The RNA shown here (SAM riboswitch aptamer (S box leader)) has 101 nucleotides and comes from an Anaerolineae bacterium. Its Rfam family is "SAM riboswitch aptamer (S box leader)". About the family: The SAM riboswitch is found upstream of a number of genes which code for proteins involved in methionine or cysteine biosynthesis in Gram-positive bacteria. Model confidence (mean pLDDT): 80 of 100.
RNA sequence: ACCUCAUCAAGAGCGGUGGAGGGAUCGGCCCUGUGAAACCGCAGCAACCCCCGAAGCGUCGGGAAGGUGCUAACUCCGUCCGUGGAACUGGAAGAUGAGAG
Numbered sequence: 001a002c003c004u005c006a007u008c009a010a011g012a013g014c015g016g017u018g019g020a021g022g023g024a025u026c027g028g029c030c031c032u033g034u035g036a037a038a039c040c041g042c043a044g045c046a047a048c049c050c051c052c053g054a055a056g057c058g059u060c061g062g063g064a065a066g067g068u069g070c071u072a073a074c075u076c077c078g079u080c081c082g083u084g085g086a087a088c089u090g091g092a093a094g095a096u097g098a099g100a101g
Stems, first nucleotide, its partner, number of pairs: 003099006013042005021031003026078003043071003047068003050063005075093001080090001082088001
């Protein structure tokens, strides 16, 4: 890499370097010289592992020392089926974590 499981309607940014892209692909629609991506520093959030308590085998509440992660818009919306004006549900795909490998 591939595979399995869980979650994805909430939450959270400032500065420096940098100099035109970015929001996974594609189509929209957005963000961006009032400074994109990337890198660095400090900060924050709390998704999972983790710590504490309750419950008792379904889970709930709290924490932020540690391991990842994240800090515009519902995973920004859509893509496939049902529906068919949409909404909505289910998928596919994607992201993150844990396990296995």